This is a predicted structure of an 85-nucleotide RNA (transfer RNA) from a Puniceicoccales bacterium. The coordinates come from a structure-prediction model, not an experiment, and the mean pLDDT is 81. Taxonomically the source falls in Puniceicoccales (Bacteria, Pseudomonadati, Verrucomicrobiota, Opitutia). It was read from a public genome assembly. Its Rfam family is "tRNA". It is annotated as a transfer RNA.
RNA sequence: GGAGAGGUGACAGAGUGGCCGAUUGUGCGGCACUGGAAAUGCCGUGUACCUAGCGGUACCGGGGGUUCGAAUCCCCCCCUCUCCG
Numbered sequence: 001g002g003a004g005a006g007g008u009g010a011c012a013g014a015g016u017g018g019c020c021g022a023u024u025g026u027g028c029g030g031c032a033c034u035g036g037a038a039a040u041g042c043c044g045u046g047u048a049c050c051u052a053g054c055g056g057u058a059c060c061g062g063g064g065g066u067u068c069g070a071a072u073c074c075c076c077c078c079c080u081c082u083c084c085g
Base pairs, nucleotide, nucleotide: 001084002083003082004081005080006079007078010026011025012024018068027045028044029043030042031041032040046059047058048057049056050055061077062076063075064074065073
C1' cells in the first nucleotide's frame, strides 16, 4: 500500500430502515428471604443540556449525506483485529 471483519449504557452481546437509547446477561445500589451468608426473587442503576419540579431533548467511534423517518443505507476520517504484498 491492497482486501476483509469490527467499534452499541460501567463491561459483554444481540438489534441491519419506523414498534429502539429500546432488549438480554454481568457488574453496582436497595429491599425481600436467612440465625447469618450464599443462591434466588423484586426494584433501581449511562452521559450532556433545558426545567422550580413533573418532565423534555440529544447522543450507537467522529463528521457529512440520502430518506417523511438512520445504530441500520451512502461518502470521508479515526481506532482495533485478520489476511495479502